[in-house]
Molecule: transfer RNA
Organism: Planctomycetaceae bacterium
RNA sequence: GCCCAGGUGGCGGAAUUGGCAGACGCGCAACGUUGAGGUCGUUGUGGGGGAAACCCCUUGCUGGUUCAACUCCAGUCCUGGGCA
Repeated sequence: GCCCAGGUGGCGGAAUUGGCAGACGCGCAACGUUGAGGUCGUUGUGGGGGAAACCCCUUGCUGGUUCAACUCCAGUCCUGGGCA
C1' cells in the first nucleotide's frame, strides 16, 4: 500500500427486509428478607437540563440519501485479521 471484519449505555452483547435505539445478561440503586452481611426476591437504571410536566442529546466521527438510518452511500479515525 491493497483486501476483509468490527466500533452501540458503566461492562458484555442484541436489534429480522430501513420503521418505538439499547432486548437479554452483568453491574449499580432503593426496598423486602437477616442480628449484620452474603444469597435470594421485587422495583428501577443511556447522558444532560428541570421542583415537576417536559425538553435536548445519543449507535467511533463528519456529511449525504430517505417521510424515516445502528442498518444504505461517500469521506475519515481507531481495533483485529489476511496479502504484498